Model confidence (mean pLDDT): 82 of 100. Transfer RNA from a Candidatus Gottesmanbacteria bacterium, 71 nucleotides, folded computationally. It matches the Rfam family "tRNA". Rfam classes the family as a transfer RNA. The RNAcentral record of the sequence draws on ENA.
């Protein structure tokens, strides 16, 4: 330069057109003499801009990051 792949919560992942869950971390609570565990509860996210649909984490375009190839 050009190709492939991926980007979702503070971390790891799902969800692939229909109202993003989970689990670890946080933040209250119940239990305990106390603390730990265990259990309830909440908080928190779709890399940016655009198009296509009734709807877009998803499908298309361009951009940005990241890792891989190939010259």
């Nucleotide at each position: 330069a050009g190709g492939c792949u991926c980007g979702u919560a503070g971390g790891u992942u799902a969800a692939u057109g229909g109202u993003a869950g989970a689990c670890c971390a946080g933040a209250g609570g119940u239990c305990u003499c106390c603390a730990a565990a265990a259990c309830c509860u909440c908080u928190a996210g779709u890399g940016g801009a655009g198009g296509u649909c009734c709807g877009a984490u998803u499908c298309c375009u361009c951009c940005c990051g990241a890792g891989c190839c190939u010259g």